[in-house]
Context: one part of a larger RNA
C1' cells in the first nucleotide's frame, strides 16, 4: 500500500447492487418448511333440487251458520339425483429442494482413465401382448381395554391392492457354429429343453346385436415382456493433496491361494482349509490439525495466504448401532434398539429431536423480521383446471462492503464584527460571512403511473393427422374471460423554499501540514526513533493548516 463475512470509538443526508451467527455440531417455547391424484377404489357428512307419507297453519271458494274444500307455506321422515368436506385403501412423490462443516489426511476431493465386473423409477425410440378367475382387507357398523398415546374382537365391502391359471414375440440356463478380444471372456446365429408376465381407467360413434348395462369399432392415458438411448449412480486404477522422527518399526482376515457363500457388480466382502506372507527411511505405524475443489486476497511475476457468499463433490442430521420399504436411503421434519436430556401422566405408561425459515435463552468483541406472495423461475402430484412449495421472488433491519448523488451556484471589500497571532505598525481566518441575483438534484407535499404476463379453462375459426366417421382425440396458427406479492413502488409532471443534510484524523522525523496558552520527568503521548525535569511545533486546550470525506480513525488477520 492492498484486502476483510470484521469488531470498537466519534460522526451520520439519499439511492442502487451485494452481503450479514466466523463463537456453543450448546439447549430450544410457538408457527410454518411435502404433498398430490375422485380420470385407480369403496363409503359418504353438509347443502341443493324433485317426489311419496305424516303433523300444523292457511289466502280463497261454497254456504245464513255449523261445516266442507283448499292454492300455498312451515316442519318431521323416507326415496332418487347432484354437490362433494373429513377420514380410509391404492398410485406417484417424500432419496429432490433446504441447512451445517462435527467427523474425515481418505480413492474423501482434483485431474485423467477403466468397467469384457455393474444397476438405472420417471423420459425418448422400436417390437410383441394386455385372456380368464379367486380369496381377503382398511374404511363404515357393533363392541371391549386404556388417563392418554393407542390397542384388540365380531360382522361386512371395493379396487390399477393381493394371489393362482392361460398365452412366450421375447428373456434366461444348456449345446453347436461363426466372429472378436484383454486372461477369466464377449457379440451374433441355430437347436432342443427348464423357468418366467399383465390392470384397468376416461372419451367418441354410423351400421348390426342386446330390455338395459353393454357388445362391436375407435382415440387417449395406463399395465406386462424385451431391445436400444438418454440421464443418474456404484465399483476400480494412475497421479496430486498439511505439520510432526522428541512417533521406527507396524500387521492374524493380517498377505496370498483353493473352495463355498454373498452382492446389481469385482474383491478377505464373509467363512472353511492351506501357505507365510504384506507395508516401511520415496516415512509405514502413531500423534496434531483440517471438509476438498472451481475460486478469493495479495504480488510485476514466481510465489505466499485462504476456501465466507455463488457453483461442483463429500460427510452429517440429539449421541451410538441396525435394518425395512423402494429404481434409488441404511433415509434431516420414516421405523427399531440402547444412552443422555426435556415434557405429559390417573405412576400402569407415553411423547420429542430447528446443523429448514423466522424466533428465544445461553456463551460472545460480534451478525437481522416470530414479515408478504406463490404473480414470476423451478420442483412434486394430476388428463387438465389446479393444489402444495420458509425452494424461490419480494419487502424490512445493519454505513458491513462497493458504486453513484447531494449538503448549493454567481456576484460581493467599509477587506465588517468576532476569534487568534503580533515586532502594536499590522497580519490572518477571508469572498469566507452579511448583502444582491439565481437554480431546484436528493429529501417533503400533490397528481398521473409502469415493465416484470411468460400463461391461459370453457369455447370459437382454419389446416393437418388418427379413423368406417364431418364424432372424439392429438398437433399447428389465430381470437378470447381472467391472473401482480413487490406496489400506487420505479418513473413522469407540478408546488414551495437555500430552506432539511459534515464530519473524522493528523500537524518532531519517517509523512502533507505551526503558532500561542497551560503543565513542569508531573499529568500524559508513543508504529519506530523517541517527547515531558519553566520559553514543549512531540502532553492538554485554542487559533491556523494538511489529508480523507458520509465517512474518518483504531484494533485484529493475510499478502
Nucleotide at each position: 500500500g492492498a484486502a476483510c463475512g470484521a469488531a470498537c470509538g466519534c460522526u451520520g443526508g439519499c439511492g442502487g447492487c451485494g452481503u450479514g451467527g466466523a463463537u456453543u455440531a450448546g439447549g430450544c417455547a410457538u408457527g410454518c418448511a411435502a404433498g398430490u391424484c375422485g380420470a385407480a377404489c369403496g363409503a359418504g357428512a353438509u347443502c341443493c333440487a324433485g317426489g311419496g307419507c305424516g303433523u300444523c297453519c292457511a289466502a280463497g271458494u261454497a254456504g245464513c251458520a255449523a261445516u266442507a274444500u283448499g292454492a300455498g307455506g312451515a316442519u318431521g321422515u323416507c326415496c332418487u339425483g347432484g354437490u362433494g368436506a373429513c377420514a380410509g385403501u391404492g398410485g406417484c412423490g417424500a432419496a429432490a429442494g433446504g441447512g451445517u462443516g462435527a467427523g474425515u489426511a481418505a480413492c474423501g476431493c482434483g485431474u485423467g482413465g477403466g468397467u469384457a465386473a455393474u444397476c438405472u423409477g420417471c423420459c425418448c425410440u422400436c417390437a410383441a401382448g394386455u385372456u380368464g378367475g379367486g380369496g381377503a382387507u382398511a374404511g363404515c357398523u357393533c363392541u371391549g381395554c386404556g388417563a392418554a398415546a393407542g390397542c384388540g374382537g365380531a360382522a361386512u365391502u371395493a379396487a390399477u391392492a393381493c394371489c393362482g391359471a392361460a398365452u412366450g414375440u421375447g428373456g434366461u440356463c444348456g449345446u453347436g457354429g461363426c466372429g472378436c478380444g484383454c486372461a477369466u471372456g464377449u457379440g451374433c446365429c441355430a437347436c432342443u429343453a427348464u423357468c418366467u408376465g399383465a390392470a384397468g381407467c376416461c372419451g367418441g360413434g354410423g351400421a348390426c346385436c342386446g330390455c338395459a348395462a353393454g357388445g362391436c369399432c375407435u382415440g387417449g392415458c395406463g399395465c406386462u415382456u424385451g431391445a436400444g438411448g438418454a440421464u443418474g449412480a456404484g465399483c476400480c486404477c494412475a497421479u496430486g493433496u498439511a505439520c510432526u522422527a522428541u512417533c521406527a518399526g507396524c500387521u492374524a482376515g493380517u498377505u496370498g491361494g483353493u473352495g463355498a457363500g454373498g452382492u446389481g457388480a469385482c474383491g478377505g466382502c464373509u467363512c472353511a482349509c492351506c501357505a507365510a506372507g504384506g507395508c516401511u527411511a520415496u516415512g509405514a505405524c502413531g500423534g496434531u490439525u483440517a471438509g476438498c475443489u472451481g475460486g478469493u486476497c495479495u504480488g510485476a511475476g514466481a510465489g505466499g495466504a485462504u476456501g465466507g457468499u455463488c457453483a461442483g463433490c463429500c460427510a452429517c442430521a440429539c449421541u451410538g448401532g441396525g435394518a425395512c420399504u423402494g429404481a434409488g436411503a441404511c433415509a434431516c421434519u420414516g421405523c427399531c434398539c440402547a444412552g443422555a436430556c426435556u415434557c405429559c401422566u390417573a405412576c400402569g405408561g407415553g411423547a420429542g429431536g430447528c446443523u429448514g425459515c423466522a424466533g428465544u435463552c445461553g456463551a460472545g468483541g460480534a451478525u437481522c423480521a416470530u414479515u408478504c406472495g406463490c404473480a414470476a423461475u423451478g420442483c412434486g402430484c394430476g388428463a387438465a383446471a389446479g393444489c402444495g412449495u420458509g425452494a424461490c421472488g419480494g419487502u424490512g433491519c445493519g454505513a458491513c462492503g462497493c458504486c453513484g448523488c447531494g449538503u448549493g451556484c454567481a456576484g460581493g471589500a467599509u477587506g465588517a464584527a468576532g476569534g487568534c497571532c503580533u515586532u502594536c505598525g499590522g497580519g490572518u481566518c477571508g469572498u469566507a460571512a452579511a448583502c444582491u441575483g439565481c437554480u431546484g438534484u436528493c429529501a417533503u407535499g400533490a397528481g398521473g403511473g409502469a415493465g416484470c404476463a411468460a400463461c391461459g379453462a370453457a369455447u370459437c375459426u382454419g389446416c393437418c393427422g388418427c379413423u368406417a366417421a364431418c364424432a372424439c382425440c392429438g398437433g399447428c396458427a389465430g381470437g378470447a374471460a381472467g391472473u401482480g406479492a413487490u406496489a400506487g413502488u420505479a418513473c413522469c409532471u407540478c408546488a414551495a423554499g437555500a430552506g432539511g443534510a459534515a464530519g473524522c484524523c493528523a500537524c518532531g522525523g519517517c509523512u502533507a501540514a505551526c503558532u500561542c496558552u497551560g503543565u513542569g520527568c508531573c499529568a500524559g503521548c508513543a508504529g519506530c526513533c523517541g517527547c515531558g525535569g519553566u520559553a514543549a511545533u512531540a502532553c492538554a486546550g485554542a487559533g491556523g493548516c494538511g489529508g480523507c470525506g458520509a465517512g474518518c480513525g483504531u484494533u485484529g488477520u493475510u499478502c
Predicted 3D model of a 559-nucleotide part of an RNA (small-subunit ribosomal RNA, 5' domain) from an uncultured bacterium. The prediction has a mean pLDDT of 80. It matches the Rfam family "Bacterial small subunit ribosomal RNA". Gene Ontology terms of the family: structural constituent of ribosome and ribosome.